Context: one part of a larger RNA
RNA sequence: GAACGAACGCUGGCGGCGUGCCUAACACAUGCAAGUCGUACGAGAAAAUCCGCUUCGGCGGGUGAGUAAAGUGGCGCACGGGUGAGUAACGCGUGGAUAAUCUGCCUUUAAGCGGGGAAUAACUUACCGAAUGGUGGGCUAAUACCCCAUAAAGCUAUGGAGCUCCGGUUUUCAUAGCCAAAGAGAGCCUCUGCAUGCAAGCCCUCACUUAGAGAUGAGUCCGCGUACCAUUACCUAGUUGGUGGGGUAAUGGCCUACCAAGGCGACGAUGGUUAGCUGGUCUGAGAGGAUGAUCAGCCACACUGGAACUGAGACACGGUCCAGACUCCUACGGGAGGCAGCAGUGAGGAAUAUUGCGCAAUGGGGGCAACCCUGACGCAGCAACGCCGCGUGAGUGAGGAAGGUUUUCGGAUCGUAAAGCUCUGUCGGGUGGGAAGAAAUGUAUGGAGGUUAACAGCCUUUGUACUUGACGGUACCGCCAAAGGAAGCACCGGCUAACUCCGUGCCAGCAGCCGCGGUAAUACGGGGGGUGCUAGCGUUGUUC
Numbered sequence: 001g002a003a004c005g006a007a008c009g010c011u012g013g014c015g016g017c018g019u020g021c022c023u024a025a026c027a028c029a030u031g032c033a034a035g036u037c038g039u040a041c042g043a044g045a046a047a048a049u050c051c052g053c054u055u056c057g058g059c060g061g062g063u064g065a066g067u068a069a070a071g072u073g074g075c076g077c078a079c080g081g082g083u084g085a086g087u088a089a090c091g092c093g094u095g096g097a098u099a100a101u102c103u104g105c106c107u108u109u110a111a112g113c114g115g116g117g118a119a120u121a122a123c124u125u126a127c128c129g130a131a132u133g134g135u136g137g138g139c140u141a142a143u144a145c146c147c148c149a150u151a152a153a154g155c156u157a158u159g160g161a162g163c164u165c166c167g168g169u170u171u172u173c174a175u176a177g178c179c180a181a182a183g184a185g186a187g188c189c190u191c192u193g194c195a196u197g198c199a200a201g202c203c204c205u206c207a208c209u210u211a212g213a214g215a216u217g218a219g220u221c222c223g224c225g226u227a228c229c230a231u232u233a234c235c236u237a238g239u240u241g242g243u244g245g246g247g248u249a250a251u252g253g254c255c256u257a258c259c260a261a262g263g264c265g266a267c268g269a270u271g272g273u274u275a276g277c278u279g280g281u282c283u284g285a286g287a288g289g290a291u292g293a294u295c296a297g298c299c300a301c302a303c304u305g306g307a308a309c310u311g312a313g314a315c316a317c318g319g320u321c322c323a324g325a326c327u328c329c330u331a332c333g334g335g336a337g338g339c340a341g342c343a344g345u346g347a348g349g350a351a352u353a354u355u356g357c358g359c360a361a362u363g364g365g366g367g368c369a370a371c372c373c374u375g376a377c378g379c380a381g382c383a384a385c386g387c388c389g390c391g392u393g394a395g396u397g398a399g400g401a402a403g404g405u406u407u408u409c410g411g412a413u414c415g416u417a418a419a420g421c422u423c424u425g426u427c428g429g430g431u432g433g434g435a436a437g438a439a440a441u442g443u444a445u446g447g448a449g450g451u452u453a454a455c456a457g458c459c460u461u462u463g464u465a466c467u468u469g470a471c472g473g474u475a476c477c478g479c480c481a482a483a484g485g486a487a488g489c490a491c492c493g494g495c496u497a498a499c500u501c502c503g504u505g506c507c508a509g510c511a512g513c514c515g516c517g518g519u520a521a522u523a524c525g526g527g528g529g530g531u532g533c534u535a536g537c538g539u540u541g542u543u544c
Stems, first nucleotide, its partner, number of pairs: 001544004006540005013390006019383002021348001026346003030343003035075003040072002048063006082301003091226008101218002106214007114148004123138006154178008162169002183206003187202002192199003227273003235263002239261008276298004280291004303324005326337004354380001356379003362376001363374004393423004403414004427485001429480005437471001442466010488533005493514003499528005509516002
């Protein structure tokens, strides 16, 4: 000199864009943060209101409404969001391997979607319990579950041939065995049946099953790189390798039985300390050094430790089970909980914000869709925390006013500074207008194409109209009045730009270093003057 997620002191007008618990991975009141689908399924309220009856207590029926809430089932909950405790490691970075692998939803190709069955929740009933909850009997549905059929380009086994990186693989052939499904919604009458129109018929959309390919995502392995300590020198029995077996989507001591005795290490093993890694960031002419907030990629974690279940995917932050610590409830028998999600509270600390608005946009989940959910996100609030921009007026004005300071008493200086005169109107204030961000979706209607028996319907595409804004009456624009509301901080001995007077008298004090102060202190304190930066200035801390 530059920088900062900064803090502290003094001061403080406005706006834009960013940033904001670095400490206790400390404990958490309260609210919200993951649901959705009635076009999978069975069942199905109430308030309110209307009508009728009434012994005036009520009763029945309609609307509410096939709505709400709950249940079975499907998809999602493995994403998004947070934190950096652990980890010195194939964790990360980079480059490869997978002939050792998987991949829901999506795209595409080929084929299929036939027949049957038994349950169960909800509900009802009996009962147990303080509660969380639980047990038995009875009824019922499905795209829930099961069985049979069909079945090869699929899988398994055996054999033959080709290729081969000798590990296998691909193609083809043969034989044997094995594996599937589910419907829902809209429309039509060409064929068939009843013959009105409907369906067992046709057709469209979505869903379902099997197989192949792709895309995306993931698993595993390897080369190289990746902090400090040798005042850490030896470490290792599943240890190193083999064979058989198990396990996994998959290789492998990953696990197991047996066999062999190996394996690592001064090119630093083992042990200890510290630490998430990277793109980047800061500094520097560079080389390098330091660092890893915000944003992006990867990893790890979710009160602490352990475990599996479900699933395409988890050993799962707002799932389950077990153990532990802590907090809460209890009828003392037993139960409930997990903010390192967004706000917020206490504590710790020098120190870090609102228990805000909205799903309008972007993105995500579910749904045919309408739509619902979304503390992701978009916005607003607080903070000079940072960067950037603007303002606090401009011109004129010498009797160099008054006043202050100083003086060699002549003067000098503050100083065109002020006043006065003439203007301007940024910001702030008032008043009127007032956005872009909106594309879509849906509805209505018109055109074109496809499907089809069809001019239904559906799908694709396109035109017109209507429909959607949290921010926000915000940004921005016009007008009105008015110099009015808007400057401080540090320093002035040298380094280092800037000097005098008074007070003090080795005192009080200053100080980054050298050093000032003991009676003329440009170094302490105050005044005047000056210098530097400026809505900031200085100090402290840290890095280069």
Small-subunit ribosomal RNA, 5' domain from an uncultured bacterium, 544 nucleotides, folded computationally.